[in-house]
């Protein structure tokens, strides 16, 4: 000097006010408890509910290197490739471009059915013929250094290195390593259609049940077991009639609503994420929507900021204190 993880998010004590449970009471009074690390986004999984039950196709959509975790994931933990870094480490547009069909503006000769502007070789000279080694344009131009050879010159040929293929070894695998073969398919984009695998029904607490009360136990069109039923198509089986257009009534109450894939200790596996045991503890349930006000000491004190059905992730926002472990320089 840096990296990488993990804590805290005011405390106490008095008055006086609010919401919830218990308790015991009837002029009310006592005990507990009572907003977050992200509660925010609503960007993913899910639980719960409800659409009458399963089966099957087609289409849409999502994901995308191995291997493990988890109720589950696009998420976590390890590992492998590629990029950056002197290192601790941080990060990803990590299936397939020889299945296809499509794009790469302007420069530039030429942009994939792809090349000759300048230059270099022959020729008296000019036309013409060879070239693709230097140059120039571009994001990117017919694999790369190098050596040989050629009228110049080019894998032409040779070395090594890249690409391709096949075998051997190590690994659970993605992979790496060695060896052999071959002059070899000369760019890039599938976060372009698209191929290929491997998951997916909808809708959503305003879900959804119950109980009271009123109202018009009225009206009108369709189809009628060949109908209608978890978007659409088929089948099985089941049920009952369904559908749609104007109109009238009620919008009140009680459930769902917090005992969980919970939380803390302790110990056993395990590299870890994380699983098993074993004790213990109950931690907001409002509803136009509670936790505020004041005083007075500590102190580092303030920042971003308020549950509304619940868990688990991600992402973004943060003032200020503490802690462990590792890298590097002097």
């Nucleotide at each position: 000097a840096g990296u990488u993880g993990g804590u805290c998010a005011g405390a106490c004590a008095a008055u006086c006010g609010c919401c919830a449970a218990a308790u015991a009471a009837u002029u009310a009074a006592u005990u507990u408890g009572g907003a977050g690390g992200a509660a925010a986004g609503u960007c993913c999984g899910g639980g719960c509910u409800c659409u009458a039950a399963c089966g099957g196709g087609a289409a849409c959509g999502a994901u995308g290197c191995c291997a493990g975790g988890u109720a589950a994931u696009a998420c976590c933990u390890g590992g492998a490739a590629g990029g950056c870094g002197u290192g601790a480490g941080c990060u990803u547009c990590u299936g397939g471009a020889a299945a296809g069909u499509g794009c790469a503006a302007c420069a530039g000769a030429a942009a994939a059915u792809a090349a000759a502007c300048c230059g270099c070789u022959u020729u008296a000279g000019u036309a013409a013929a060879g070239u693709a080694a230097g140059g120039g344009u571009g994001a990117a131009a017919a694999g790369g250094u190098g050596u040989g050879g050629u009228a110049a010159g080019a894998g032409c040929a040779c070395a090594c290195c890249g690409c391709a293929u096949a075998a051997a070894u190590g690994g659970u695998a993605a992979c790496a390593u060695u060896u052999a073969u071959g002059g070899c398919a000369u760019u890039g984009c599938a976060a372009a259609c698209c191929c290929c695998a491997u998951c997916g029904a909808g809708a959503g607490c305003a879900a959804a049940a119950c109980c009271a009360a009123a109202u018009a136990g009225a009206a009108g069109a369709g189809c009628u077991a060949u109908g209608a039923u978890a978007a659409c198509c088929c089948g099985u089986a089941a049920u009952c009639g369904c559908u749609c257009u104007a109109g009238g009534g009620u919008a009140g109450g009680u459930u769902g609503c917090u005992a969980g894939a919970g939380g803390u200790g302790c110990u056993u596996g395990g590299u870890g994420a994380c699983a098993g045991g074993c004790a213990u503890c109950c931690c907001a349930g409002a509803u136009g929507a509670a936790u505020g006000a004041u005083u007075g000491u500590c102190c580092a004190a303030g920042a971003c900021a308020g549950a509304a059905c619940c868990c688990g992730g991600c992402u973004u926002a943060u003032a200020g204190a503490c802690c462990a472990a590792c890298u590097c320089c002097u």